[in-house]
RNA sequence: GUGGACGUAGCUCAACUGGAAGAGCACCGGUCUCCAAAACCGGCGGCUGGGGGUUCGAUUCCCUCCGUCCAUG
Numbered sequence: 001g002u003g004g005a006c007g008u009a010g011c012u013c014a015a016c017u018g019g020a021a022g023a024g025c026a027c028c029g030g031u032c033u034c035c036a037a038a039a040c041c042g043g044c045g046g047c048u049g050g051g052g053g054u055u056c057g058a059u060u061c062c063c064u065c066c067g068u069c070c071a072u073g
Base pairs, nucleotide, nucleotide: 001072002071003070004069005068006067007066010025011024012023013022019056027043028042029041030040031039049065050064051063052062053061
């Protein structure tokens, strides 16, 4: 340089054919316990990598840029 995959919560990942984003862990609070852990209940947390386009509507489709990984000369 060329081809491909990926980028969503603090972390690991979902989100079906475009209908408006959720789980686990972590964190915070509570119950329990002499205290803690475990268990259970509840809660917090997102400019969906940046910008633009299509659409009534975009995590999803298109363009461009940035970053990570893989393959190849």